[in-house]
Context: one part of a larger RNA
RNA sequence: UGACGGGGACCCGCACAAGCAGCGGAGCAUGUGGUUUAAUUCGAAGCAACGCGAAGAACCUUACCAGGGCUUGACAUCCCUCUGACCGGCUUGAUAACGAUAGCCUUUCUUCGGACAGAGGUGACAGGUGGUGCAUGGUUGUCGUCAGCUCGUGUCGUGAGAUGUUGGGUUAAGUCCCGCAACGAGCGCAACCCUUAUUGUUAGUUGCUACGCAAGAGCACUCUAGCGAGACUGCCGCUGACAAAACGGAGGAAGGCGGGGACGACGUCAAAUCAUCAUGCCCCUUAUGUCCUGGGCUACACACGUAAUACAAUGGUGGUUAACAAAGCGAAGCAAGACCGCGAGGUGGAGCAAAUCGCGAAAAGCCAUCCCAGUUCGGAUUGCAGGCUGCAACUCGCCUGCAUGAAGUUGGAAUCGCUAGUAAUCGCGCAUCAGCCAUGGCGCGGUGAAUACGUUCCCGGGCCUUGCACU
Numbered sequence: 001u002g003a004c005g006g007g008g009a010c011c012c013g014c015a016c017a018a019g020c021a022g023c024g025g026a027g028c029a030u031g032u033g034g035u036u037u038a039a040u041u042c043g044a045a046g047c048a049a050c051g052c053g054a055a056g057a058a059c060c061u062u063a064c065c066a067g068g069g070c071u072u073g074a075c076a077u078c079c080c081u082c083u084g085a086c087c088g089g090c091u092u093g094a095u096a097a098c099g100a101u102a103g104c105c106u107u108u109c110u111u112c113g114g115a116c117a118g119a120g121g122u123g124a125c126a127g128g129u130g131g132u133g134c135a136u137g138g139u140u141g142u143c144g145u146c147a148g149c150u151c152g153u154g155u156c157g158u159g160a161g162a163u164g165u166u167g168g169g170u171u172a173a174g175u176c177c178c179g180c181a182a183c184g185a186g187c188g189c190a191a192c193c194c195u196u197a198u199u200g201u202u203a204g205u206u207g208c209u210a211c212g213c214a215a216g217a218g219c220a221c222u223c224u225a226g227c228g229a230g231a232c233u234g235c236c237g238c239u240g241a242c243a244a245a246a247c248g249g250a251g252g253a254a255g256g257c258g259g260g261g262a263c264g265a266c267g268u269c270a271a272a273u274c275a276u277c278a279u280g281c282c283c284c285u286u287a288u289g290u291c292c293u294g295g296g297c298u299a300c301a302c303a304c305g306u307a308a309u310a311c312a313a314u315g316g317u318g319g320u321u322a323a324c325a326a327a328g329c330g331a332a333g334c335a336a337g338a339c340c341g342c343g344a345g346g347u348g349g350a351g352c353a354a355a356u357c358g359c360g361a362a363a364a365g366c367c368a369u370c371c372c373a374g375u376u377c378g379g380a381u382u383g384c385a386g387g388c389u390g391c392a393a394c395u396c397g398c399c400u401g402c403a404u405g406a407a408g409u410u411g412g413a414a415u416c417g418c419u420a421g422u423a424a425u426c427g428c429g430c431a432u433c434a435g436c437c438a439u440g441g442c443g444c445g446g447u448g449a450a451u452a453c454g455u456u457c458c459c460g461g462g463c464c465u466u467g468c469a470c471u
Stems, first nucleotide, its partner, number of pairs: 002470001004467002007465002010462004015455002019418002022415001026309001029306005034300002042053002064295007073125001077124002079121006088105004108115002127284002130282003136278002138273003141269001143267001148187006154163003167178003193261004198229007207219003211216001232255001235249003239245001311411001315370006328359003333352002338347003377408001382403007424447007
């Protein structure tokens, strides 16, 4: 100087408290541990691993296992020889398969050196999701969007260092003001960026409609998308050191950072990743490379995490199809009307590269019924019959109909989230994707609360100070 203290002072945060809804009990989904296995590929490990890498494991993926093949190789460059064809397209199809074999179509350029392509050979080499994240780059998590971390010159100290950065106020903030042996500056804070809330103006098609059945007409309105305006403690009052600022008020769509996002200082954890990628060193080289078929990653006495569904009447079921969104997506695509089917779905195909057409139905609403039951709650499990995708649903897909109708009556100790358009609740969309194990993830809107006395305590953090057996 720091770190630490069951030392002190001050301050902050859904940290506690005050509330609301959960988790922990049930069955189910998913991840993990463990066990099992020929293999159950690998990584992630308190917070900060565990619906995590994986925004799609039937084959492929795939890295694992068993078996069967190949050895200059599935992929790249160089050298030699041969061929003008090779390539490409169609067909045949030994084999479990990679594809052997065979047939047909097509069939180069040239400056004659060669180019291009294939086959064969030789070795240089290729190849490795093999090891080391404690050799590394890059990227990321975390403390933490916490308010800090430093430098130049000067001054003080023998020196390590100190000062500035401490103090008095104030702030979300090392934010600002005042003071001061300091004076300045940098990285952070804030602002500049995006979005949302109001409005003006410009522009009106595919949007809209004061006129209209429509055509047309128009751009007022809704809306779309460009450019502006607007909020700055600017104004008033009061408190304050006449400061910074705080409190109240006016006007205003919005008020004191208006809401949300992007943005993460010096550094910490030898934190994570050699399996995104790159890369040093080590290792394999007829195998630790590579191709294929089948299996596995989906196992199951058990334990844990995270979700979704319930245990019901603020509800279930039936009817009414009557009402109101936003954000997205669509050509190997979205698919309307119509017809067939109880339904999943099928037939068919209008329209649309989409403010034009489609996905599309928003759901919570209203009416009737059920009358507190293991029920008209709950839906696991199982049987049968079907549909769809795909070469193929046995291991191991999703969906539909009929039947079956398990546990579960609000959950011990303990524990999580949330302060407002938030929690809770309701549906909709997208990425990945043939299909889907999505109840996940990321978005969108609808309805829409309760509570905060306060900072004693728990946790984390900031600043000053003190002790100190650590540095």